[in-house]
The RNA shown here (FMN riboswitch aptamer (RFN element)) has 148 nucleotides and comes from Halobacillus karajensis. The sequence is in RNAcentral, with records from ENA, Rfam and Ribocentre.
RNA sequence: UUCCAUCUUCGGGGCAGGGUGCAAUUCCCGACCGACGGUAAAAAGUAUACCUAUACUUCAAGUCCGUGACCCGCAUGAGUAAGACCAUGCGGUGGACCUGGUGAGAAUCCGGGACCGACAGUUACAGUCUGGAUGGGAGAAGAUGUCA
Numbered sequence: 001u002u003c004c005a006u007c008u009u010c011g012g013g014g015c016a017g018g019g020u021g022c023a024a025u026u027c028c029c030g031a032c033c034g035a036c037g038g039u040a041a042a043a044a045g046u047a048u049a050c051c052u053a054u055a056c057u058u059c060a061a062g063u064c065c066g067u068g069a070c071c072c073g074c075a076u077g078a079g080u081a082a083g084a085c086c087a088u089g090c091g092g093u094g095g096a097c098c099u100g101g102u103g104a105g106a107a108u109c110c111g112g113g114a115c116c117g118a119c120a121g122u123u124a125c126a127g128u129c130u131g132g133a134u135g136g137g138a139g140a141a142g143a144u145g146u147c148a
Base pairs, nucleotide, nucleotide: 001148004145005144006143007142008141009140010139017029018028019027031128032127033117034116035067036066037065038064043058044057045056046055047054048053062115063114071092072091073090074089075088076087077086097113098112099111100110101109119131120130121129
């Protein structure tokens, strides 16, 4: 330093103000938010080089490539009279971007304008309220051990 095993910790944000109405953070005007890994030409820093670059580090995408939550199915286990519920694994479903600029090169930079957002609930339709959830989770950091 790498692989593997076990364990620990961490691991999601958001309707201000107003309108209508018996009633809406759900409609309308408007406001606000952006999980994880990858990619990378901004930016910052360091080193080399010495006037122009190179290398490295940090950081950088809601709409690019993937992942996750939710939901559905199947298998196995557990359970049952048979089911349901539960656990694990596998599979499926699952949203959204154009344009101008710079440039050798931009799905990522800069400008502008758009667009998207599980399920259940609700005195009226929810990305933002309440709930499943003191849950799960992509993954991140660390500790110990083992092998080479």